[in-house]
RNA sequence: CACCUAUCGAGAGCGCCCGAGAGCCCCGGCUCGCUGACGGCGCAGCAACCGACCGACGGUCCUCACGUCGGCACGGUGCUCCUGCCGGGUGCGAUAGGAG
Numbered sequence: 001c002a003c004c005u006a007u008c009g010a011g012a013g014c015g016c017c018c019g020a021g022a023g024c025c026c027c028g029g030c031u032c033g034c035u036g037a038c039g040g041c042g043c044a045g046c047a048a049c050c051g052a053c054c055g056a057c058g059g060u061c062c063u064c065a066c067g068u069c070g071g072c073a074c075g076g077u078g079c080u081c082c083u084g085c086c087g088g089g090u091g092c093g094a095u096a097g098g099a100g
Stems, first nucleotide, its partner, number of pairs: 001100001003098006013043005021032003024091001025089005044080003049076003053071006084092001
């Protein structure tokens, strides 16, 4: 970089810096913002997608391995206003895992 699969109605905020727009694009709404939004950094937290570990069940003579389910933030990521803010659109994208 292009491809495949799953998810995108749950959950979790403070401090500092910056300084004008921001919430993906278009149309229509709604919302946030100089009482500092958006963004950046730090800390704290949330969460079972993958790995590790633990338990139950299946199967097995037994164990390992395997499968299903549950648990667990130890490791790899991710996330922490409002459903990716809402409706419409053969749109665009984000995150995780996989294979090339």
This is a predicted structure of a 100-nucleotide RNA (SAM riboswitch aptamer (S box leader)) from a Candidatus Limnocylindrales bacterium. It matches the Rfam family "SAM riboswitch aptamer (S box leader)". Rfam links the family to the GO term regulation of gene expression. Model confidence (mean pLDDT): 80 of 100. Lineage of the source: Bacteria > Bacillati > Chloroflexota > Candidatus Limnocylindria > Candidatus Limnocylindrales. The model forms 97% of the base pairs in the Rfam consensus.